[in-house]
The RNA shown here (small-subunit ribosomal RNA) has 1429 nucleotides and comes from an uncultured organism. The sequence is in RNAcentral, with records from ENA, Greengenes and SILVA.

RNA sequence: CAGGCUUAACACAUGCAAGUCGAGGGGCAGCAUGGUCUUAGCUUGCUAAGGCCGAUGGCGACCGGCGCACGGGUAAGUAACACGUGGGUAACCUGCCUUGUACAGGGGGAUAACAGUUGGAAACGGCUGCUAAUACCGCAUAAGCGCACAGCAUCGCAUGAUGCAGUGUGAAAAACUCCGGUGGUAUGAGAUGGACCCGCGUCUGAUUAGCUGGUUGGUGGGGUAACGGCCUACCAAGGCGACGAUCAGUAGCCGACCUGAGAGGGUGACCGGCCACAUUGGGACUGAGACACGGCCCAAACUCCUACGGGAGGCAGCAGUGGGGAAUAUUGCACAAUGGGGGAAACCCUGAUGCAGCGACGCCGCGUGAGCGAAGAAGUAUUUCGGUAUGUAAAGCUCUAUCAGCAGGGAAGAAAAUGACGGUACCUGACUAAGAAGCCCCGGCUAACUACGUGCCAGCAGCCGCGGUAAUACGUAGGGGGCAAGCGUUAUCCGGAUUUACUGGGUGUAAAGGGAGCGUAGACGGAUGUGCAAGUCUGAAGUGAAAGCCCGGGGCUCAACCCCGGGACUGCUUUGGAAACUGUGUAUCUGGAGUGCCGGAGAGGUAAGCGGAAUUCCCAGUGUAGCGGUGAAAUGCGUAGAUAUUGGGAGGAACACCAGUGGCGAAGGCGGCUUACUGGACGGUAACUGACGUUGAGGCUCGAAAGCGUGGGGAGCAAACAGGAUUAGAUACCCUGGUAGUCCACGCCGUAAACGAUGACUACUAGGUGUCGGGUGUCAGAGACAUUCGGUGCCGCAGCAAACGCAGUAAGUAGUCCACCUGGGGAGUACGUUCGCAAGAAUGAAACUCAAAGGAAUUGACGGGGACCCGCACAAGCGGUGGAGCAUGUGGUUUAAUUCGAAGCAACGCGAAGAACCUUACCUGGUCUUGACAUCCCGAUGACCGCUCUGUAAUGAGAGCUUUUCUUCGGAACAUCGGAGACAGGUGGUGCAUGGUUGUCGUCAGCUCGUGUCGUGAGAUGUUGGGUUAAGUCCCGCAACGAGCGCAACCCCUAUCUUCAGUAGCCAGCAAUUAGGAUGGGCACUCUGGAGAGACUGCCAGGGAUAACCUGGAGGAAGGUGGGGAUGACGUCAAAUCAUCAUGCCCCUUAUGACCAGGGCUACACACGUGCUACAAUGGCGUAAACAAAGGGAAGCAAAACUGUGAGGUCGAGCAAAUCCCAAAAAUAACGUCUCAGUUCGGAUUGUAGUCUGCAACUCGACUACAUGAAGCUGGAAUCGCUAGUAAUCGCGAAUCAGCAUGUCGCGGUGAAUACGUUCCCGGGUCUUGUACACACCGCCCGUCACACCAUGGGAGCCGGAAAUGCCCGAAGUCAGUGACCCAACCGUAAGGAGGGAGCUGCCGAAGGUGGAGCCGGUAACUGGGGUG
Repeated sequence: CAGGCUUAACACAUGCAAGUCGAGGGGCAGCAUGGUCUUAGCUUGCUAAGGCCGAUGGCGACCGGCGCACGGGUAAGUAACACGUGGGUAACCUGCCUUGUACAGGGGGAUAACAGUUGGAAACGGCUGCUAAUACCGCAUAAGCGCACAGCAUCGCAUGAUGCAGUGUGAAAAACUCCGGUGGUAUGAGAUGGACCCGCGUCUGAUUAGCUGGUUGGUGGGGUAACGGCCUACCAAGGCGACGAUCAGUAGCCGACCUGAGAGGGUGACCGGCCACAUUGGGACUGAGACACGGCCCAAACUCCUACGGGAGGCAGCAGUGGGGAAUAUUGCACAAUGGGGGAAACCCUGAUGCAGCGACGCCGCGUGAGCGAAGAAGUAUUUCGGUAUGUAAAGCUCUAUCAGCAGGGAAGAAAAUGACGGUACCUGACUAAGAAGCCCCGGCUAACUACGUGCCAGCAGCCGCGGUAAUACGUAGGGGGCAAGCGUUAUCCGGAUUUACUGGGUGUAAAGGGAGCGUAGACGGAUGUGCAAGUCUGAAGUGAAAGCCCGGGGCUCAACCCCGGGACUGCUUUGGAAACUGUGUAUCUGGAGUGCCGGAGAGGUAAGCGGAAUUCCCAGUGUAGCGGUGAAAUGCGUAGAUAUUGGGAGGAACACCAGUGGCGAAGGCGGCUUACUGGACGGUAACUGACGUUGAGGCUCGAAAGCGUGGGGAGCAAACAGGAUUAGAUACCCUGGUAGUCCACGCCGUAAACGAUGACUACUAGGUGUCGGGUGUCAGAGACAUUCGGUGCCGCAGCAAACGCAGUAAGUAGUCCACCUGGGGAGUACGUUCGCAAGAAUGAAACUCAAAGGAAUUGACGGGGACCCGCACAAGCGGUGGAGCAUGUGGUUUAAUUCGAAGCAACGCGAAGAACCUUACCUGGUCUUGACAUCCCGAUGACCGCUCUGUAAUGAGAGCUUUUCUUCGGAACAUCGGAGACAGGUGGUGCAUGGUUGUCGUCAGCUCGUGUCGUGAGAUGUUGGGUUAAGUCCCGCAACGAGCGCAACCCCUAUCUUCAGUAGCCAGCAAUUAGGAUGGGCACUCUGGAGAGACUGCCAGGGAUAACCUGGAGGAAGGUGGGGAUGACGUCAAAUCAUCAUGCCCCUUAUGACCAGGGCUACACACGUGCUACAAUGGCGUAAACAAAGGGAAGCAAAACUGUGAGGUCGAGCAAAUCCCAAAAAUAACGUCUCAGUUCGGAUUGUAGUCUGCAACUCGACUACAUGAAGCUGGAAUCGCUAGUAAUCGCGAAUCAGCAUGUCGCGGUGAAUACGUUCCCGGGUCUUGUACACACCGCCCGUCACACCAUGGGAGCCGGAAAUGCCCGAAGUCAGUGACCCAACCGUAAGGAGGGAGCUGCCGAAGGUGGAGCCGGUAACUGGGGUG
């Protein structure tokens, strides 16, 4: 400075919001003054009281005038000439106001107030009597005015208008006065205000398609200010509607306001214009104006008063109250200003208005301090403990005073007086940094981060989403960011959204082309003249109110706000012009379109006739046991003669080959042959018509299959159905049968993935190549070539497209017309309507729910998809496991504890290369608390160690003995003990917080990058392709060229040779021997360990592409990687490990830490894995005999000797090792025995007696001897290993270790079989394909059923609402009729008349009653589907 009931047009207490005029009047209730009278007091002319006089000022009530129709409120109704805009009235009215003209003469009768009386509770009356007027009523006058009649002139689009003159006729007036005026009557003009009519504009629904009886028009009449069906009588039958009538819903309209680049979209608060309304409905009166917010009458509802008889009321005026609501203010001051009413004026009235009050509701401005100030204070937060942040911030010092507070002065608004606001705005002075900062946010969008708490809880959230123990997302704190007297939330509107697309969208696959044609309305439309001027363009005029908006100025200190000027208001109307284009008229044209003539092509259509093959059936012949069918079968048929075959016959349906991305048709669709009728297209010709065209809402017609109706027909096939199979089931797939149907005629249905998922028509826009039907030309002519129309395919450029793709048959470039789309689901559903015999079709929603659904393409993964390749993957073999006993591990169970981990492959003889104690982490019991271990501090002692003793289950505990170094003598060092706390300690938790290490796919051949290129992009290319390899190995090709990690090679062992060296190894030759390389000697050989050589497809032949490479061969110890090992790409599995170690966080701290003893890890109805030993004769046992390699050895290996049946013991040579020892190798071979048995197999189990290790052998060691002698006679389903010195089999050694191996890791001996091959199983690799998967097939996902919740359809019905309609009743009231009753004015002497009124009647008529229909809403047992979980 501005705004403040958006909801209940819900109800209202109380006060106020419209009065005024005495200069219209009679008057005097009240007041004041004056006069006068009476009484009282006394101060004797004053005071007080009472009465009288309307005499003065004035004035309640009354008569009269004007006003009350303005101002103020509200938005219910209204989809309408209500509003906006522009016109018209020749169809109108207008009080007060302005300006003209002409007047105002003379009379009359009443009435209110008042008085009396009377009714009533009141409101309010009744009767009698008096009186006035600017109240009322005649008469006179009439310039002009109205009406009637006929006339002339001019004008108008018309009805008509204007002017002039004539005759007849009608109607006026009011006074008051201060003498200035004011007022009155009639009639012009103006102004103002209003009324009516018209063009255009003005929401949604067609699941509202027909509406209309005063309806549409006419004539006569009435009515109105005025036109008009406005009303009435008669006549005619019209009027409106797809350009949306009627009906339903919603809504006051506009200037404007918000938003937007604009076009638009939304709104109609405040301010301004208009309309409507005043409790609801109806009605008129008065008046210039009303059908009247603060007037009247009636009806209805409600409230109030009442004496119960009857009355009163209307805040959507200002305040205010209740109520409703998320929500909206004071029962304020003043007429000072502006304006309004009355008045001559003073003045009165004014909740209009001006002000104040309340509320941060909005906009604008201002403040809450400014400068200096590092010990970077304290506090707080955090920390890697060093620091860092808050932060110059505070404190402190120096200033300033806007606001607020105090004091003083003090306006403008006011033209002479008058100021509610208001002692207000404003100015000045002194005074104190004092009295004055909050809200939201900090994951991204979006500016701003840490700590703690919490632990999918509590909570957050606009969208994505956050939270399941390290949350920048929750809560709190510190810090930070933003805005600031505000900040955030919510609601609504616009924007972004080109997401309804006029500007400015689409329809092959994302939503979307009608199934197709004909055609009505409509829309659009070829060439050349010419006329008109509706559209169009241009000039001018009027209007587009003010405010608002924009621009420029100005005024409040600035700003908001206000004032002035200009612009704009994109519109409408009138008028002058232009004629290109559209339109329209006219005159022509032939190119579009059509007709004629000639010609050929065709499963085009309809009807009739004919034909052969095949299936089935019937008859007959031949003939015999099966046929048929399937993956395999069975049902079925067949000895009553099938199938097969031959002959004859019947009947129906369909037409092999030709046959072709060939033809025809609008589409659906059309296929043997002949005939008849018939439609269309095409080529040629250029005779005719002269734009006749295109499209096409509604409409009409056609329209596969299935289905329906009536009547036929019925061979085959075949829904339903039956049977047989398959299967867990099998209402299926397969088989055997089989009815509707399929066929014909007639009639319905009207839908399909009716698809090219692509509407019709026209024109234009590189090419190439097939094919069908025609034509033309050239040539050397069974043909070829060139060219041209029409159809039908493929490829491809430009262009288009999200991409895929389309590309002269467009999805390109343009034009015309139609149809259709606007997120998914609900749903093509419900309701309604139309069609149909039905089935159903057409049209076609909403509630609710989700944040997606969808398209195209990419990379992966997957497939009981494809192609290729590999692997002991299968196959071919050999040997096992699974059965037995035992060993060992695991699960389970048990237990005080049976410590913990590992869990498909890739846990289970695994961590553990070795649990009696220890280990040991577990349990029980006993102990310790700065601790068993580390660092720091203080005190004591001089030790500690060691020894002895008491005591204990043992450790704790207690006692005793012994007892330092250096020194400047102060002390220091060291050690122990004691003490205090910092801390130690944890095999406690989290491997889903981690490092490191490891497993696995897999020793599989892959995984990537740079640059370039392609693609809008994700990405692709390279890395694909042809070969080849063990290999992404190599070669060739290629928009790719290169490179990296992997492969291979380089490393180790082994196989051959050479060389060097020769002890502890070896011994060929020589010597010698105790016969042992023991020795001399030697280093040739073996061997040892150093250095080398060797193998590279190097050579040859063939194949291959003259390549890579493959096959074969030669030579060679070894041949195509010679054999073996080490070596493990990018990554996957939140794989394993916090118990190797390290480590974040959490947890425990006289215990979850530490020590000790005992126990447990060794349990045992059971299940599984891995092994050992076996079941025997290819064997067992016995005797004697032969041949290794690789290792280990001092707290050790131990020979020989003695001893014991044996394990072993005693003693102990040798050896720190090519010397000695362990150490015997075993299978094998030889001989003997056993002779097929639960055995001379097998050795479990058990008993007794021992040995060894060890502090200790009970729980719980190994071994020995004797005795015992279990199961087991080769192992179900299933399953494992192995491709050569391998499998199998045989023994030996080592690590760990006091002792303990069937395990593990090594070593050698003997030593096979088989591989056709890649169909299948498993795993893997490459390419390709499909995908609705991406947590990636252990994926995704459909439907029923069950439960819970939600909205919705139907529903016997029930209830309510709004709007019509028939009938009944009929208030008030206008109008009409009547008026016997009543009445002052005029006429009349009178009687009476004119005129008026009450009353009564009639039409209309609100509310009300009643009836039947239609519409909408609510609700309902039950029921239907839908959605979510």